[in-house]
RNAcentral holds the full RNA, with entries from ENA. Predicted 3D model of a 518-nucleotide part of an RNA (small-subunit ribosomal RNA, 5' domain) from an uncultured prokaryote. Its mean pLDDT, the model's own confidence on a scale to 100, is 82.

Context: one part of a larger RNA
């Protein structure tokens, strides 16, 4: 000098940052990923009209009855559109954490055997015909529940079949060019293979195939990347080859066979520790230390394993299996995963609100309106840090009173106070009141920032130190006691070093101490 700090004493305001470093310990509760009715069927509540049945106010009556408001129920029709479902896109982003990892993980510079890429941009060419189901609803049954089974029935931009095939892909006769070569490129013969979805008045949005682009991702290599030799040998898919399989793609990636290789004192293997970097701290630099916040990459999602779907995952708020734990149970069986945001317990020296809003920025879906968004924007808490401001200013000597010291003369606190003249940053009250918002509309923050007026010095100073290092000295108390201390060292009767007082010095809404780094 620094800090994601903690502790002690103290504490006025604002701006900007920042806040579980420990138990990747366990989690009550709420929320954090939905959306599309302009893909599809079904269609609850409700409303209106009509019919039937019941009710029966009121009126008429020849007393037999008749007309019949109202209300209820059922049915039909129309409107309506909840919930659930099928289907599409998104849940692979965004958000968290650093357990693992000493590794092509990261950083940096290259590479092509040779790759994939939803949405987006662009180019070319298309979209003809047909079919079978299924969820839901209904019904039957089982179950405490979670849920499960049978039957009947129905739709689609869901699924399947046929047709079409310029381009594309596979195999292939051949020609040309290039290359040391495996081969590559271009042209090209023949054969084979693969597609589609509608809606509509136009139009728009979509669909299919293929090429190119953009973006994102996968792969390979050189170099760099902590400690230990009181770890010296390690290795059988191991190292290479041939062939096959597999992959988006190269490759022992996997397998069969063959060879016996491969790594290592330039430190293999083993063990310990650790996410890496841009950066941050320190230092004149070279270096040393760190890897919080912000940004890039990686890894993980209770522990271990696995695949499915998909353009993309081996998938935090998806599935399956196993394990530990917690919860429900009718004991047969089920449910769960905060290292998302808040919050709780626990651990700890120690780290915040179960807040507001989608107004802005961004993201998902949608043609749009819009919906969702604990991303984000804000607010709350904490002097945890940095920066800024204030706690008043001028005049004021009888150098008041009082304290402390004293050689008893005085000195000092000290222009300090009082007093007087001002000011109002802050503060209080009242009034006005934004920008951030884009043709219109739309502001959580927020009646906030800011402005104006009034009031009144009013609301606001502490902490450490004073032997030397090191700025700042006396008195009293204590008497090797009590105590101090970073080092040297103080204290045993005159202690500038302990305790207190007044005085002084240094910093100041902070000041000291402790831990850690240079």
């Nucleotide at each position: 000098g620094a800090c994601g700090a903690a502790c002690g004493c103290u504490g006025g305001c604002g701006g900007c940052a920042c806040g579980c470093c420990u138990a990747a310990c366990a989690c009550a509760u709420g929320c954090a990923a939905g959306u599309c009715g302009a893909g599809c069927g079904c269609g609850a509540a409700u409303u209106u009209a009509c019919u039937u049945a019941a009710u029966g106010a009121a009126c008429c009556u020849u007393c037999g009855g008749g007309u019949g408001a109202u209300u209820u129920a059922a049915g039909u029709a129309a409107a309506g559109g909840a919930a659930a479902g099928c289907g599409g896109c998104g849940g692979a982003c965004g958000g968290g954490u650093g357990a693992g990892u000493a590794a092509c993980g990261c950083g940096u510079g290259g590479g092509a055997a040779a790759c994939c890429u939803g949405c987006c941009c662009u180019a070319u060419a298309c979209a003809g015909g047909g079919g079978a189901a299924u969820a839901g609803c209904c019904u039957c049954g089982g179950g405490a529940a979670a849920c499960c089974g049978g039957g009947a029935u129905u739709a689609a931009u869901g699924c399947c079949c046929c047709a079409u095939a310029a381009a594309a892909c596979u195999c292939u006769a051949g020609u040309a060019u290039c290359g040391c070569a495996u081969g590559a490129u271009a042209c090209a013969u023949g054969a084979g293979u693969c597609a589609a979805a509608a809606c509509u008045c136009c139009g728009u949005c979509g669909g299919u195939a293929u090429g190119g682009g953009a973006u994102g991702g996968a792969c390979c290599c050189g170099c760099g990347u902590c400690u230990g030799a009181u770890u010296a040998g390690c290795u059988a898919g191991u190292u290479g080859g041939u062939g096959a399989g597999g992959u988006a793609a190269c490759g022992g990636c996997u397998c069969a066979c063959c060879a016996a290789g491969g790594c290592g004192a330039c430190g293999a293997u083993c063990a310990g520790u650790a996410g890496c970097c841009g950066a941050c701290c320190u230092g004149a630099g070279a270096g040393g230390g760190u890897g919080a916040u912000c940004g890039g990459c990686c890894a993980c999602a209770u522990u271990g394993g696995a695949a499915c779907u998909g353009a993309g995952a081996c998938a935090c708020g998806g599935u399956c299996c196993a394990a530990a734990c917690u919860c429900c149970u009718a004991c047969g069986g089920g449910a769960g995963g905060c290292a998302g945001c808040a919050g709780u317990g626990g651990g700890g020296a120690a780290u915040a609100u179960u807040g507001c809003a989608c107004a802005a920025u961004g993201g998902g879906c949608g043609a749009a309106a819009g919906c969702c968004u604990g991303a984000u924007g804000c607010a709350g808490c904490a002097a945890c840090g940095c920066c800024g401001c204030g706690u008043g200013a001028g005049c004021g000597a009888u150098g008041a009173a009082g304290g402390c010291c004293u050689u008893c003369g005085g000195g000092u606190c000290g222009u300090a106070a009082a007093g007087u003249u001002c000011u109002u940053u802050u503060c209080u009250u009242a009034g006005g009141g934004a920008a951030g918002a884009a043709a219109a509309a739309u502001g959580a923050c927020g009646g906030u920032a800011c402005c104006u007026a009034a009031g009144g010095a009013a609301u606001a100073a502490g902490c450490a130190c004073c032997g030397g290092c090191u700025a700042a000295a006396u008195a009293c108390g204590u008497g090797c006691c009590a105590g101090c201390a970073g080092c040297c060292g103080c204290g045993g009767u005159a202690a500038u070093a302990c305790g207190u007082a007044g005085g002084g010095u240094g910093c100041a809404a902070g000041c000291g101490u402790u831990a850690u780094c240079c």